The part of an RNA shown here (small-subunit ribosomal RNA, 3' major domain) has 473 nucleotides and comes from an uncultured soil bacterium. Rfam family: Bacterial small subunit ribosomal RNA. Gene Ontology terms of the family: structural constituent of ribosome and ribosome.
Context: one part of a larger RNA
Parts: sequence; C1' cells; structure tokens
RNA sequence: AGACGGGGACCCGCACAAGCGGUGGAGCAUGUGGUUUAAUUCGAAGAUACACGAAGAACCUUACCUGGCCUUGAUAUCCUAAGAAUCCUGUAGAGAUACGGGAGUGCUAGUUUACUAGAACUUAGAGACAGGUGCUGCACGGCUGUCGUCAGCUCGUGUCGUGAGAUGUUGGGUUAAGUCCCGCAACGAGCGCAACCCUCGUGAUUAGUUGCUAACAGUUCGGCUGAGCACUCUAAUCAGACUGCCUUCGUAAGGAGGAGGAAGGUGAGGACGACGUCAAGUCAUCAUGGCCCUUAUGGCCAGGGCUACACACGUGCUACAAUGGCUAGGACAAAGAGACGCGAUACUGCGAAGUGGAGCAAAUCUUAAAACCUAGUCUCAGUUCGGAUUGGAGUCUGCAACUCGACUCCAUGAAGCUGGAAUCGCUAGUAAUCGUAGAUCAGAUAUGCUACGGUGAAUACGUUCCCGGGUCU
Repeated sequence: AGACGGGGACCCGCACAAGCGGUGGAGCAUGUGGUUUAAUUCGAAGAUACACGAAGAACCUUACCUGGCCUUGAUAUCCUAAGAAUCCUGUAGAGAUACGGGAGUGCUAGUUUACUAGAACUUAGAGACAGGUGCUGCACGGCUGUCGUCAGCUCGUGUCGUGAGAUGUUGGGUUAAGUCCCGCAACGAGCGCAACCCUCGUGAUUAGUUGCUAACAGUUCGGCUGAGCACUCUAAUCAGACUGCCUUCGUAAGGAGGAGGAAGGUGAGGACGACGUCAAGUCAUCAUGGCCCUUAUGGCCAGGGCUACACACGUGCUACAAUGGCUAGGACAAAGAGACGCGAUACUGCGAAGUGGAGCAAAUCUUAAAACCUAGUCUCAGUUCGGAUUGGAGUCUGCAACUCGACUCCAUGAAGCUGGAAUCGCUAGUAAUCGUAGAUCAGAUAUGCUACGGUGAAUACGUUCCCGGGUCU
C1' cells in the first nucleotide's frame, strides 16, 4: 500500500422481506456424468460447464471405429514430356477405383500454309514440398465469459515523508453515478458515469397504386370502380422535457409537492462494459511460436458409431383437471419470410396429404392466429382428465427412413390426484398465460434459440437477518 475479519459506521442491488408463478415427485424431450462399446469423435466443469460450441449427426456433415484402397498426394508454386479443352458411353467392384470405346480439334501472337511460341486445362514422371480437427490456451494474437453498467481506476505539476508512499480521490451535504455543490496543500487532466446513436410514446411539414365513404357518383355491395389525400398508416425531416415555471425546505448542489403537458425529474427499452481479476475459456472458427507424424497422426471410399442404458444430476415440455375437457358457431394482432420459393379459389381423401395452378421478386399475392365470446354437453371419477407405451394401416421429404426422420388415421390407453429436504425467476404492459414468425434447413427428432404481438395481475411495512457490491475507518 492492499486483502481479509462470525470488527465498526454509512449506502445500494428481486439480496432479504411482501407477493405471484415455478423447479425438486410423474411421463417424455434434451444436455452431462457414469457404465458399456470396435467406436460410442472432441471441447466446456462452482458462481462464470451441463437445450453450452451445435442457427439442425439417416448418407454428407464427421473430426471416431471396422474393412477396402492411394503415396508429390483432394489442394498450391516450380521443372520435364505428351495431349486442345470438353462431351457421351461399356465392363468389374460395396464404392473408392481399375481397364476400355466413341465424338472432338479451339483461343492469342509470329505467319500464305506448314510450323513455332504463349495462356488455360488434362495426363505421366522426378523432387523441393503439400497435408495434419496431432500436442501445448501454462508460449501467443484475436475473440469471449465473469466481478459489473458496479462507480470506480489513474496521470502531470506542486506539497508532505529518509523511504515505500501519501495528498489530490479524504471531510460536510447531494445523486442512479468520483453526479454536482461547499470546504480543504493542493491545482488541473485522462479512462470510466452522463450525453451524443437506435427503437417506442405526442405533434407538425413533405409525400400518397396502403387507408377512407370523411364529401360526390357508379356498384356484382367487396374501397370493388371513378374520384380525393381529410383521417388511419407508411417513412424522411423537424419540434418537444430543460427541475424551464409556481409553492416550500436548503448557503449551494439539490429535495418534496403542484401546474401545464402525449410524456416529469435518467420518460421506457436497447446498443455501449474503465484500470484490472480468475496462468478463466477457446491451438476444433481463424491466425500463430515450439514440438511431433510424413507409404502416415496425411488422403479417398463403403458400412457402422456420435441416437448404446442397472443408474445419477442439470435444463425444459406436457399434465395431474370444472378459472376445466369436448362439440358447433362467431371476432380481433404484430413482426417476419417467399422464385430450386410462398402457393389462393376449386376438386379428391376421415386425415397427414394429393391433383391442379390464380396471384406474387410482394404496404398490392401467399403463408395466416390462439387464448377470447355465444350455445350445448360432461358432474368430481384415474374420469369425455392425462397422454406415455405398444399393435396395425398410411402420407411426405430424400439415391436411401433397418440401425436412426417427421406427420396422419384406427386401436391401446401407463405414470400422474399438486410433489420431502431444498431451490429458482419476476417490481408493470413486468410476472403469469395465449398463440405467431424467423434463422439453420431436402426432411427433421425444435418441447431449443431469437424475435413478435393478444389477454394481463399481486406486492414492496421496511433494511434486523442471508448473499453480492461500494465508501471511510
């Protein structure tokens, strides 16, 4: 000078408390450990690993295993020789591959042609080399997690101290904030805070192939058409909020209340993460030092595995029902995506789906809501709850659904009657609940993730205690 204390003082945070809903019990999904295996590729490990890398493992991916093959190699540069490139095709084989058959003679320059040279490509040969998801994240870059969006971390000059260092940055107030004010041997400055950026909330202007009957006319009664940009909306610019005004407390900073206002004291949300900590994570995104392999630790192919299953844990989905299940009818979103695509109306099928193809590179067409409301039924039961599991029959994608896909129909109808100790999330358009879309993607094991809207609460006395953090001592 720090760190730590079951030392002290002050302060903050869904930290506790007050509430609401979960997890822990059941079934299933998924990840991990363990075990098994020829292989179950590798990494991640308290918080900060475990629906994590993976925004998609049937082949491919794929790095693993078994077997069959290659050795200048699947790829790059250089040398020599031959040939245009390229296209079609046969035999053997699981394929990789091996052995053939046929068509074909280009481009640029010299140049009448022949021929020569060059560019690109193919084949053969030789070696320099390639190649490695092999090791080391405790050699590194880059990127990332975490403390933590916590309010801190420092520097120059000066002063003090023999010095390490201190001061500034402490103190009195105040703030979300080292935010600001006052004081002070300090005076200033930098990185952080805040603001500048984006979205939402109000209005104006500009603009109307979306919207409106608001006014007029037609109408097949559909903004459908003419017509018009008033309104809604769309998307660009601007305005608007600053404790600016009033009352009050205070020396001030600022606090409490009020007015006006769409919005009030940081308006709400996002992006943004200081000096540093954890030899944190990543050599398997990439890059890279060193080491190692070089007829193999490189490369190609087929099949298998990554999906195993006495068990244990994490994260989720669906339930255990009447605030509900089922049947019929009716209504209302936002944000996206769409040409190897989205695919209306119509017809066939109980259905998944099929036939067919209108329209749409899309404010124009398509994808396209559910909870909710109305009516009926069920009457507390392992049930008209719940849907696992299993048998049968199918649809679709795709060379190919056996290992190992999703979906549909018929039948089957398990556990489960609200969950021990313990533990998690959330303070408002939030929790809870209800659907919708997208990325990846042929399909999909998505109940995941990322976004979108619909309905829409309860509670906070307070800071004694638990956890984490900040300042002084």